Context: one part of a larger RNA
RNA sequence: ACGAACGCUGGCGGCAUGCCUAACACAUGCAAGUCGAACGGACGAGGGUAGCAAUACCCGAGUUAGUGGCGAACGGGUGAGUAACACGUGAGCAACCUGCCCUUUACACUGGGAUAGCAGUUGGAAACGACUGAUAAUACCGGAUAAGACCACAUUCCCGCAUGGGAGAGGGGUCAAAGCGCUUUAGCGGUAAAGGAUGGGCUCGCGUCCAAUUAGCUAGUUGGUGAGGUAACGGCCCACCAAGGCGACGAUCGGUAGCCGACUUGAGAGAGUGAUCGGCCACACUGGAACUGAGACACGGUCCAGACUCCUACGGGAGGCAGCAGUGGGGAAUAUUGGGCAAUGGAGGAAACUCUUACCCAGCAAUGCCGCGUGAGGGAUGGAGGUCCUAUGGAUUGUAAACCUCUUUGAUUAGGGACAAAGAAAGUGAUGGUACCUAAAGAACAAGCCCCGGCUAACUAUGUGCCAGCAGCCGCGGUAAUACAUAGGGGGCGAGCGUUGUCC
Repeated sequence: ACGAACGCUGGCGGCAUGCCUAACACAUGCAAGUCGAACGGACGAGGGUAGCAAUACCCGAGUUAGUGGCGAACGGGUGAGUAACACGUGAGCAACCUGCCCUUUACACUGGGAUAGCAGUUGGAAACGACUGAUAAUACCGGAUAAGACCACAUUCCCGCAUGGGAGAGGGGUCAAAGCGCUUUAGCGGUAAAGGAUGGGCUCGCGUCCAAUUAGCUAGUUGGUGAGGUAACGGCCCACCAAGGCGACGAUCGGUAGCCGACUUGAGAGAGUGAUCGGCCACACUGGAACUGAGACACGGUCCAGACUCCUACGGGAGGCAGCAGUGGGGAAUAUUGGGCAAUGGAGGAAACUCUUACCCAGCAAUGCCGCGUGAGGGAUGGAGGUCCUAUGGAUUGUAAACCUCUUUGAUUAGGGACAAAGAAAGUGAUGGUACCUAAAGAACAAGCCCCGGCUAACUAUGUGCCAGCAGCCGCGGUAAUACAUAGGGGGCGAGCGUUGUCC
């Protein structure tokens, strides 16, 4: 010093922190939705027209399963794996991508066929389907128009960092689009291109634990040519060719480990650590794979295999808390199945708003740090009691108590009562009737733990008798123990005090 634990003890507040072990298994609830101003339906408060009425038709706030769009790749968790361009730091990409956002330029013409929802029929225990019929779109697909985009050709100029890069003119080929809303006034979107911003990808220099009782390792291995693949370079993959490549400056094998900013300690150099917070990486029951997409090889998506659990009508199905709570288990050991979207931030939406166990709060725990209290002043008859002694007496506990005079922090009761809420204004607070302020009463309700042989501050008595016991080291105890036990006294720290563990 600690993410600590254990023993004894325990009044209050603020701020932090809280499964270090089984990346063990998980009941239950919640944790990613949103948009009707993309679309056709369905339901529909209410209203209108006709009619004597039943009823028919029309308008319609609102709700929404489905199609469609965006999001779901963020946020949250964990540290299993990884000794590696994973991380840190410094460079490079003339070898790259980038949805939403910003700036700029141009454009948005004309057609088509489907499909879900729905209706009908039907299979299945269920999960989930099958067939038939009809229908819409900002869903899908043609045609047109296209350029400074892309492709190949041929050409001029400039530049460089090797392959090359940039700019200009030429003809040829290829590729776009979508609407919605609007007292039909705003606006929100769409397509192509260029630039920016942001985020990422790749490459390289240097740094990054132990072991030589690990000395040789390597066949896509090392390089080349060509083809493929990728956003992009590359044995990334493949065919052929060559025989290389790494290694005592420690290859390979083995062990251990997420890395860093930082944290702890130390005068520093260094040593140790990598909880909370921040950055990066990796993982999501185990292993493998791709799909969609700007972005994933995707924690709460898909498929396959495996182990495990559950349902079943035995034909077949369902699941994945290393999200937040919570349960069992393991363990010396680690919390609530709480409140709220008020703030900050995120997703969707034109907005209203919806969602948000991110987050903000509250609860539990002396786990830590900090602050406060448990009273203050006076008070000698040095009371009683205890303990000790040289014992008719004295010393000490001790101004301690009693008693007198005060104060009221915290706790209690009552009254008032926030900031956090921004903006032109109004409205909006979970926390919380909390903090805070005022009043009331009364010293009232609030102290322990360890130690006293030396190191090391603090001593006597009794008991015990190498016993019982103590102990960090030296060592105490065998009849006068300041070292064991108890008591009185004393010392230290104090809502803590000791012990254990680990690091400096």
Molecule: small-subunit ribosomal RNA, 5' domain
Organism: uncultured rumen bacterium